This is a predicted structure of a 73-nucleotide RNA (Glycine riboswitch aptamer) from a mouse gut metagenome.
[in-house]
Parts: sequence; structure tokens; C1' cells
RNA sequence: UUUCAGGAGAGCGCGCUCUCAGAGCGCCGCCGAAGGAGCCUACGCAGAGAACUCUCAGGCAAAAGGACUGGAA
Repeated sequence: UUUCAGGAGAGCGCGCUCUCAGAGCGCCGCCGAAGGAGCCUACGCAGAGAACUCUCAGGCAAAAGGACUGGAA
């Protein structure tokens, strides 16, 4: 790195539009376990970078994703 299995949290919220499925936009309310940033060194490049903090991103029925754990290659 690949594959298999397990894998949490939070509104199936409201309104409008398109073209069945489904998708998009706006409005608030929330979540932290993709990612990212902050905290450290050391002002810059950079290094190390947490399960803490933030929520930019992502997510809030199912699906998908998913840190992390175990097996196999």
C1' cells in the first nucleotide's frame, strides 16, 4: 500500500426549484473519528505534529465515507 471484518457522534428539520430516481439552493440547529488548522521548537523556510481545541472542509434515516483495531498478501 491492497483486501476482508468490526467501527462512534449529531434534524429522515423547514422552504423553494429542476427532470421519475434523485439533485441543487437558502435558513437556522447540531457532530468529530476523512482531511486541515491551532497548541511546541524558532521570527521565516521547515520540523514534530495527540483520541485535546476549532469546525475551513466533511458529516447529522439508509447508502457512501470513517480515525482506530484485528486477519491475510

Model confidence (mean pLDDT): 76 of 100. Rfam family: Glycine riboswitch aptamer. Its family is annotated with glycine biosynthetic process in the Gene Ontology.